[in-house]
The RNA shown here (small-subunit ribosomal RNA) has 1512 nucleotides and comes from Candidatus Nanopelagicus abundans. RNAcentral holds the sequence, with entries from ENA and SILVA. Model confidence (mean pLDDT): 84 of 100. It matches the Rfam family "Bacterial small subunit ribosomal RNA".
RNA sequence: AUGGAGAGUUUGAUCCUGGCUCAGGACGAACGCUGGCGGCGUGCUUAACACAUGCAAGUCGAGCGAUGAAGUUUCUUCGGAAAUGGAUUAGCGGCGAACGGGUGAGGAACACGUGAAGAAUCUGCCCUCCACUUUGGGAUAACACCGGGAAACCGGUGCUAAUACCGAAUAUUGAAACAUAAGUGGCAUCACUGAGUUUUGAAAGAAUUUCGGUGGAGGAUGACUUCGCGGCCUAUCAGCUAGUUGGUGAGGUAAUGGCUCACCAAGGCAACGACGGGUAGCCGGCCUGAGAGGGCGACCGGCCACACUGGGACUGAGACACGGCCCAGACUCCUACGGGAGGCAGCAGUGGGGAAUAUUGGGCAAUGGAGGAAACUCUGACCCAGCGACGCCGCGUGCGGGAUGAAGGCCUUCGGGUUGUAAACCGCUUUCAGUAGGGAAGAAGCGAAAGUGACGGUACCUACAAAAGAAGCACCGGCUAACUAUGUGCCAGCAGCCGCGGUAAUACAUAGGGUGCAAGCGUUGUCCGGAAUUAUUGGGCGUAAAGAGCUCGUAGGUCGUUUGUUACGUCGGAUGUGAAAACCUGAGGCUCAACCUCAGGCCUGCAUUCGAUACGGGCAAACUAGAGUUUGGUAGGGGAGACUGGAAUUCCUGGUGUAGCGGUGGAAUGCGCAGAUAUCAGGAGGAACACCAAUGGCGAAGGCAGGUCUCUGGGCCAAUACUGACACUGAGGAGCGAAAGUCUGGGGAGCGAACAGGAUUAGAUACCCUGGUAGUCCAGACCGUAAACGGUGGGCACUAGUUGUGGGAACCUUCCACGGUUUCUGCGACGCAGCUAACGCAUUAAGUGCCCCGCCUGGGGAGUACGAUCGCAAGAUUAAAACUCAAAGGAAUUGACGGGGCCCCGCACAAGCAGCGGAGCAUGCGGCUUAAUUCGACGCAACGCGAAGAACCUUACCAAGGCUUGACAUAUAGGGAAAAGUGGCAGAGAUGUCAUGUCCGCAAGGGCUCUAUACAGGUGGUGCAUGGUUGUCGUCAGCUCGUGUCGUGAGAUGUUGGGUUAAGUCCCGCAACGAGCGCAACCCUCGUUCUGUGUUGCCAGCAUUUAGUUGGGGACUCACAGGAGACUGCCGGGGUUAACUCGGAGGAAGGUGGGGAUGACGUCAAAUCAUCAUGCCCCUUAUGUCUUGGGCUGCACGCAUGCUACAAUGGCCGGUACAGAGGGCUGCAAUACCGUAAGGUGGAGCGAAUCCCAAAAAGCCGGUCUCAGUUCGGAUUGAGGUCUGCAACUCGACCUCAUGAAGUUGGAGUUGCUAGUAAUCGUAGAUCAGCAACGCUACGGUGAAUACGUUCCCGGGGCUUGUACACACCGCCCGUCACGUCACGAAAGUCGGUAACACCCAAAGUCAGUGGCCCAACCGCAAGGGGGGAGCUGCCUAAGGUGGGAUCGGUGAUUGGGACGAAGUCGUAACAAGGUAGGCGUACCGGAAGGUGCGGCUGGAUCACCUCCUUU
Repeated sequence: AUGGAGAGUUUGAUCCUGGCUCAGGACGAACGCUGGCGGCGUGCUUAACACAUGCAAGUCGAGCGAUGAAGUUUCUUCGGAAAUGGAUUAGCGGCGAACGGGUGAGGAACACGUGAAGAAUCUGCCCUCCACUUUGGGAUAACACCGGGAAACCGGUGCUAAUACCGAAUAUUGAAACAUAAGUGGCAUCACUGAGUUUUGAAAGAAUUUCGGUGGAGGAUGACUUCGCGGCCUAUCAGCUAGUUGGUGAGGUAAUGGCUCACCAAGGCAACGACGGGUAGCCGGCCUGAGAGGGCGACCGGCCACACUGGGACUGAGACACGGCCCAGACUCCUACGGGAGGCAGCAGUGGGGAAUAUUGGGCAAUGGAGGAAACUCUGACCCAGCGACGCCGCGUGCGGGAUGAAGGCCUUCGGGUUGUAAACCGCUUUCAGUAGGGAAGAAGCGAAAGUGACGGUACCUACAAAAGAAGCACCGGCUAACUAUGUGCCAGCAGCCGCGGUAAUACAUAGGGUGCAAGCGUUGUCCGGAAUUAUUGGGCGUAAAGAGCUCGUAGGUCGUUUGUUACGUCGGAUGUGAAAACCUGAGGCUCAACCUCAGGCCUGCAUUCGAUACGGGCAAACUAGAGUUUGGUAGGGGAGACUGGAAUUCCUGGUGUAGCGGUGGAAUGCGCAGAUAUCAGGAGGAACACCAAUGGCGAAGGCAGGUCUCUGGGCCAAUACUGACACUGAGGAGCGAAAGUCUGGGGAGCGAACAGGAUUAGAUACCCUGGUAGUCCAGACCGUAAACGGUGGGCACUAGUUGUGGGAACCUUCCACGGUUUCUGCGACGCAGCUAACGCAUUAAGUGCCCCGCCUGGGGAGUACGAUCGCAAGAUUAAAACUCAAAGGAAUUGACGGGGCCCCGCACAAGCAGCGGAGCAUGCGGCUUAAUUCGACGCAACGCGAAGAACCUUACCAAGGCUUGACAUAUAGGGAAAAGUGGCAGAGAUGUCAUGUCCGCAAGGGCUCUAUACAGGUGGUGCAUGGUUGUCGUCAGCUCGUGUCGUGAGAUGUUGGGUUAAGUCCCGCAACGAGCGCAACCCUCGUUCUGUGUUGCCAGCAUUUAGUUGGGGACUCACAGGAGACUGCCGGGGUUAACUCGGAGGAAGGUGGGGAUGACGUCAAAUCAUCAUGCCCCUUAUGUCUUGGGCUGCACGCAUGCUACAAUGGCCGGUACAGAGGGCUGCAAUACCGUAAGGUGGAGCGAAUCCCAAAAAGCCGGUCUCAGUUCGGAUUGAGGUCUGCAACUCGACCUCAUGAAGUUGGAGUUGCUAGUAAUCGUAGAUCAGCAACGCUACGGUGAAUACGUUCCCGGGGCUUGUACACACCGCCCGUCACGUCACGAAAGUCGGUAACACCCAAAGUCAGUGGCCCAACCGCAAGGGGGGAGCUGCCUAAGGUGGGAUCGGUGAUUGGGACGAAGUCGUAACAAGGUAGGCGUACCGGAAGGUGCGGCUGGAUCACCUCCUUU
């Protein structure tokens, strides 16, 4: 010393800036749900709105007259009378009523707080002291009588008293005046003491304990006045003020004072915010905060102000008076209409307003107050009670045991889990509430005594009974503790922020469970905090919001060295004050606590006083390092004026000359035969100054460029002398200030907004072209803005360097010119420390410090509206709010993209060949149709695709007819002896029915079947709930990781770079070193060869034959199996001695030998729930299942993929040759015979290197056709057949004869292919009874052309760059228009408020004046006097009226922009070079974004060059 926590949200991710939101505390609160008890507090924040009713201020008979009850006594004619008594009270009189209580309207002020002053004041009751209390007088209420009035009340006459009123006496101390001698003191005027003179001022009694009355002095209390300091917002309020500022004199007041008046002077206040406007009672304190601060001013306490609204005075010690008076006004009430009454912002209460705030209670017992001598009376102050969970505090709703872990609920993976020791059950206790009994303190006082408690039979104590009567609220996606199920299906709803909900919602609703708090819990509102988000403590301004366009300079702020002085700031001590309460600490009292009491601290302040004097300030003196002056040099597009030069454009004149020129991407408009363009000569005129020329110079900035002269500002260098802090900055202010624009007058060559025409285009109010007016130029005057930018205010000082360049100086060197070193001053580049969010800055700081100014505080609305100032105008400057969003933004990162760049690849283009697109047909798709035309697939990557084969079946679709444990599976229980099969009948069939038939096993049972229950079944939905599978980028060369390093971080590095490759293939280099998935290789096949084995294969030689037929052979082919071979291995060139590449040799093959299989991380919510599997949902006598028939084949049409052709490189006929690979027993089928043929009959052989399918075809040879819709082409149609099959009608294929369509090589466009490839020719197979196959998959035969090359199109890879994209360019996004909603501005007006001003009228009232009138006290014999009053008049003046203005607000047809809104319309402006780079200022134009002109900016991509720098 006790004190400081953060989180969510901008992004694909990151760091920062920055706002929004949350967690905390508090409340006079309200609302929702709920509610057991007690204590202590607290309760109209709104209408200072209106108030019914009751109460809230009276008291004194010991001041006075009057009244005179009960009682007592006496008398009595019993009616009563007298005396006494004094209750009671209206009146006169005294004191109080100015306190207490309420409220916060007004007021920005000496109102409040604090500290001073009063030598400028008053003070009833109270206290102390001194002195006195003498003597007279005249009235008047009450009362009586009369009268008026509805009432309120009033008038007249006649009595009466006083502590009511008045005169006189006395007063050395009062007061006033005069005169001031003298003394003391102070703070300027002065104060105090004071001898003296003059004038003047008192009194009241009542009572017998005593209380009063008068004068004076002092005290206390209270009041009044003045001053210093302090505390709200606004400059879109900048000037205000005539009693205003001061003086003299007078009046007035308790008192100072323009407080008021007369005169004089012209002052006073203000940027340190006057004046005006708005708002507000101030404070102690309360809430919050670590504090500094911020907000508030309920309750309690101090002060102020107010009392229906406005004005006014009276009385009084005190008021301009809440429950007093007068007047005016509004309102309410009574009324006999003549006139009267009233004021809850006292306590209750009522209406109203409102989200909202209590009883018309008890008592004076206590505390306090008024009166009284006192008893006592009064007291809605106060003490208590009532109501309200409104707040704080305390207590309770039980405690212990209790597992079968009960039932029920919920969940479930069906095993269980959870609610949960929770309950039940057993035992115990009784706080609180309840009942009964007892029962206070508070009481001091008063009174002779008796007696006296509202609260209250309350607190408290005791007893009794029974767990008995007592738990809710919010939340459970993250922040934020707490999770599941069901329902719902972008609906209903939630939401503090982010955000949830579109069929599997921990976010809605409900339930179970859980979490938090608890007689409360949540919500709403407000304040502080978090927010360092107004930053004094404690922020910023290059790019995020933010440096004024620049300079000069006023006020202000800040200021060098030394000495002295002062003591203003500063520091220390002391004194006074800082009320109490509150707060903190320590004690104590209510059982604890809240609460209360006591003590101490605190009250950070103000004032006075005594000290200190370093620092800052003041004063004085000095200094020279800051600043300035002087002298001599020096560079310069610095400024102003005058004069002057050449090149070029245009125009004019003349010459030469002829048909075009000009212009563009390409054109056209335009000019030109009336002679252009071109060219030569001459002339005119205006504007601008090539080269030099440069990150070169000068200037404060804007800006400044041909040359010469004149005038002129500033800088730099060197040197001495002088001045002696003269300095820096700079709110207001002043000046300068590009371009555009304005005015006047000139000028006008070129260029050129607007405009016109031509193009482009869907359009083209643009980009391009041809013209062209303002303007651009000059002079004078305005404007005052720019991306006026280094986006960086000025000054001073300090903090590594390297290098270039402009200007000077010194030194070294040198003949000179160069050169070198040092230094000062400018302009650049790089770079260390440091700073920065990063980018970057870095002695020219964005580093480290000091001084001064300007500016910022989320985005939009908006630099806008209104107001004001300036301007001729355009407009400039200053500058909001409502409303709306949760972001807007900066820097950097990774991707993606670019009509950005570079490098590379691919049948990508190019070079070629053949096609498609035109015809007919086939097949698929769309569309249409239909009872159904089942479903899926839709750019590449759907469309001869699923389907390797729809007549029935398939089949999922439609119609009709049937079945319901089912066509199929499992299980259980019970039953049966049948079922299948065969035959008959009905039926379209399924099926039904009849007959026949009757299982295995010894048994248990099995098989079959019937009934019943669980269940089966679904090609029903969701491929956007899924698995699996597949397509595609792409067989492209990429995709990643570990460790390390760099970076705050996302991330980077590795993977980039130089080469090379088909390749992230390899080499080299490198803060990287390694590794993985991919590439390659390993696998299959073809090509050469070897070895082994030779049957069904082969046949050279030997035999034999029609025939490898047979014998034989293993040489060859071939088959099977296994090896070898190819590795840039060898040579040469290139290359970095590398990787590699080029050429060559050898070789069957050469640089991956050809082909195949093989598909990284991932992308497309790609495809598929109809292959299969599967969650959820749906159907269950049907969306299941069986059957017959139909459909999937339907046809105006469009598209896709193929086939056949259009012919002579061909068709037809005849002859003839050569493959490979397959298939075959429900099969392939030979020879033979029949048929023109399809095919049939028949059946050898073969489960196949043996037999068969099987003929290969193009080819070759020969013949014919001769260019035509043909001897091309074959569609279509007719007739007749064959085959398969239960069945060819819808709807099969094939054969024969006949028929003989379109079509003569195909528009725009588009596809495939780089070698055994394209093209062309046939062959086989799967599926399959048959076949719509011309499809698909394999096989061989014949067999080309071309590639210069990478500019372009498409796709891909790498590096780099820009980005406002990240759903990633199919992105984002701007403005008009249309519709709807909301707030705002303008507006002819209209309605109202506020504060003034001028004039009119003028109540009550104070003051002043006053003819006449009236009047008890004193004087006077009287008359009269003194004095007083009403009345009248005057000044002032509230309210009212009139008037013109000011200001604020409401409303307003219409109108303007703004914000928001679902998928509206038109365009495409911006982001990439955004397709015309963008944006700034200005001007003009246009539906709109916008376009264009002029000037400046980079916050422009790309390419090239120059200069400088870094590295080597």